[in-house]
Context: one part of a larger RNA
RNA sequence: UGACGGGGGCCCGCACAAGCGGUGGAGCAUGUGGUUUAAUUCGAUGAUACGCGAGGAACCUUACCAAGGCUUAAAUGUAAUACGACCGAUUGAGAAAUCAAUCUUUUUUCGAACGGAUUACAAGGUGCUGCAUGGUUGUCGUCAGCUCGUGCCGUGAGGUGUCGGGUUAAGUCCCAUAACGAGCGCAACCCCUAUUUUUAGUUGCCAGCGAGUAAUGUCGGGAACUCUAAAAAGACUGCCUGUGUAAACAGAGAGGAAGGUGGGGAUGACGUCAAAUCAUCACGGCCCUUAUGUCUUGGGCUACACACGUGCUACAAUGGUAAUUACAGUGGGAAGCCAUCUGGUGACAGAGAGCCAAUCCAUAAAAAUUAUCCCAGUUCGGAUCGGAGUCUGCAACUCGACUCUGUGAAGUUGGAAUCGCUAGUAAUCGCACAUCAGCCAUGGUGCGGUGAAUACGUUCCCGGGCCUUGUACA
Repeated sequence: UGACGGGGGCCCGCACAAGCGGUGGAGCAUGUGGUUUAAUUCGAUGAUACGCGAGGAACCUUACCAAGGCUUAAAUGUAAUACGACCGAUUGAGAAAUCAAUCUUUUUUCGAACGGAUUACAAGGUGCUGCAUGGUUGUCGUCAGCUCGUGCCGUGAGGUGUCGGGUUAAGUCCCAUAACGAGCGCAACCCCUAUUUUUAGUUGCCAGCGAGUAAUGUCGGGAACUCUAAAAAGACUGCCUGUGUAAACAGAGAGGAAGGUGGGGAUGACGUCAAAUCAUCACGGCCCUUAUGUCUUGGGCUACACACGUGCUACAAUGGUAAUUACAGUGGGAAGCCAUCUGGUGACAGAGAGCCAAUCCAUAAAAAUUAUCCCAGUUCGGAUCGGAGUCUGCAACUCGACUCUGUGAAGUUGGAAUCGCUAGUAAUCGCACAUCAGCCAUGGUGCGGUGAAUACGUUCCCGGGCCUUGUACA
């Protein structure tokens, strides 16, 4: 100087407390461990692994296993050699890759071009080392810290500044001061959102006027309103009162759409964990080279006495079922989204308008109204299994999703323990998208609808910041 303390002081955080809803019990989905296996490819492992890499494992992917092939090889270039083929078609062998046979077969100005073949040289490796590395990422932590120049102090390591008194979300600002300044962080600048104005009105809008319809901005028209998308304004403790030297704080103050960082996002200092990744990529070294490279078929990654994590669905009446009636916002669409009609109980199929989209396409659901069920393993719950089908795809056996019908398991609110959340939040309800032929999505990322309770307070648990103290630690 740090680090540590079941030392002290001050302070903060859904850290506790106060509340609301979960997990831990059940069934299933998914990941992991273990076991098994020819193989169950590899990585990730306290917090910071475990619905993680994977934003789509039937083949492919695929890296694993079995079997069958190839050895300049899947690609590209250069040089040389011999060629006029290669491709394609047919037949045969084969699981295919591939092999064999037959047929077919260039241009030309004669320099060559083009095409594959052979040979040679350059390959290839998801093989090892993340403890050789770059790049990227997690975490402490959006915590308020981390440093430098000059000066001063100290023999020196180093200190001071950065401490002290206040204040703040903040090393934020003020005062004081052997310090005076500065940098990286904080804040602001950026984006979205909440209000208004101006400009512009098409594909969006429709108040007033007119036309028309069973009905609809449908038409003429309008530029008000909504909205769209560009530019501005607006919030600064600016004003008032009180406290204070000041910074600032307090106020159910004024004004205002918004008030003290308005709400959210992006943004992550010096560094820590030899943290993660050689399997995104790049790269040093090492290793393989008729194989650890490469092609193909089939299998595996989906196994299953078990254990754990994360979720979904429930156990019901604030509910289930049936019928009727409303109200969104993101985003997506051409090998696509699909209105409408017809067939089918249905998944879907057949016909067939519109739309490369503010133009066309897609029923929001919880909610409301009415009826029924009457507390039961039930009209709760839907696992499991039987049968029959639909769709995608070369192909659904291992191993897809969906539909109809039958079957109707556990489960009556969950031990010790443990997680999330402070407001348009939790809880709850649906919708969309990426990936994608299809889909094991209950996952992920977004979007809107309905919409709470509680916070006395900082004694305690956890994590962190500043000062101080002790130390057989570095």
Molecule: small-subunit ribosomal RNA, 3' major domain
Organism: uncultured Bacteroidota bacterium